A computed fold for an 84-nucleotide RNA from Bacillus suaedaesalsae, annotated as c-di-GMP-I riboswitch aptamer. Taxonomically the source falls in Bacillus (Bacteria, Bacillota, Bacilli, Bacillaceae).
RNA sequence: AUUUAGUAGGGGCAAAUCCAUUGAAAAGUGGGGACGCAAAACUAGAGGGGCUAAUGUCUUUGAUAAUGCCAGCCAGUUGCCGAA
Numbered sequence: 001a002u003u004u005a006g007u008a009g010g011g012g013c014a015a016a017u018c019c020a021u022u023g024a025a026a027a028g029u030g031g032g033g034a035c036g037c038a039a040a041a042c043u044a045g046a047g048g049g050g051c052u053a054a055u056g057u058c059u060u061u062g063a064u065a066a067u068g069c070c071a072g073c074c075a076g077u078u079g080c081c082g083a084a
Base pairs, nucleotide, nucleotide: 012037013036017032018031019030020029021028022027035072041077042076043075047074048073049070050069051068055065056064057063058062
C1' cells in the first nucleotide's frame, strides 16, 4: 500500500408551556412536556451583546445606573462516535 473479514452508534440535552417553589423583578430550581440542538457541555467584575431596577441619583406620572440575571444571542475553552 492492497484485499478480505470484523467493529462504533442506535444514545444525550430539553424550547414554548403547565404545576410547585425562590426572587422586588429579570430570572433560577424541581416535576410534567418536546420546539429544536452534532457541542443546546463548561465559562458572566476578566470578550461583545441583551434583560431587570429592589436600591441609589436626577430634570421625579418618568429617566438613569448592576454588585442581580441571560451562554438555547455572538464568542472563548473542552469533549464523544466514526460505516462513508
It was read from a public genome assembly, where an Rfam model found it. Rfam family: c-di-GMP-I riboswitch aptamer. Its Rfam clan is "c-di-GMP_I riboswitch clan". Model confidence (mean pLDDT): 80 of 100.